Transfer RNA from Planctomicrobium piriforme, 73 nucleotides, folded computationally. Taxonomically the source falls in Planctomicrobium (Bacteria, Pseudomonadati, Planctomycetales, Planctomycetaceae). The coordinates come from a structure-prediction model, not an experiment, and the mean pLDDT is 83. It matches the Rfam family "tRNA". About the family: Transfer RNA (tRNA) molecules are approximately 80 nucleotides in length.

[in-house]
RNA sequence: GCGGGUGUAGCUCAUUUGGCAGAGCGCUAGCUUCCCAAGCUGGAGGUAGAGGGUUCGAGCCCCUUCACCCGCU
Numbered sequence: 001g002c003g004g005g006u007g008u009a010g011c012u013c014a015u016u017u018g019g020c021a022g023a024g025c026g027c028u029a030g031c032u033u034c035c036c037a038a039g040c041u042g043g044a045g046g047u048a049g050a051g052g053g054u055u056c057g058a059g060c061c062c063c064u065u066c067a068c069c070c071g072c073u
Base pairs, nucleotide, nucleotide: 001072002071003070004069005068006067007066010025011024012023013022019056027043028042029041030040031039049065050064051063052062053061
């Protein structure tokens, strides 16, 4: 230098032929208990790496760009 892959909540990951962004763990409040843990119920937390385009509508399609990983030269 060229090609490919990944990037979504604090962490690990879903969300597919475009149509209101979710789960587990963690955090937090309540219940339960003499206390803790466990258990049960609820809650907060994301402009989807960044910018632009297409579209009535983009996490998803297109372009550019950044970081990391793999391969080739």

The sequence is in RNAcentral, with records from ENA and Rfam.